RNA sequence: GUAGUCAUGGCCGAGUGGUUAAGGCGAAAGACUAGAAAUCUUUCCGCGUAGCUUCGAAUCCUACUGACUACG
Numbered sequence: 001g002u003a004g005u006c007a008u009g010g011c012c013g014a015g016u017g018g019u020u021a022a023g024g025c026g027a028a029a030g031a032c033u034a035g036a037a038a039u040c041u042u043u044c045c046g047c048g049u050a051g052c053u054u055c056g057a058a059u060c061c062u063a064c065u066g067a068c069u070a071c072g
Stems, first nucleotide, its partner, number of pairs: 001071007010025003018055001026044006048064004
């Protein structure tokens, strides 16, 4: 330099066009307890950036950024 794959909360990770972005770990508050642990309830926090297409985009397309792999 070229090609491919990937980028989603504090961490892991699902979602391949449709209304509330699933789940687990985590944190805070409460219930329970003599006090803890465990359990239960509630809450918190996310689509790499900028555009395009579309009635509607995390999802399609383009560019850029970053990571990894292969080739040179």
This is a predicted structure of a 72-nucleotide RNA (transfer RNA) from Caerostris darwini. It matches the Rfam family "tRNA". Rfam links the family to the GO term triplet codon-amino acid adaptor activity.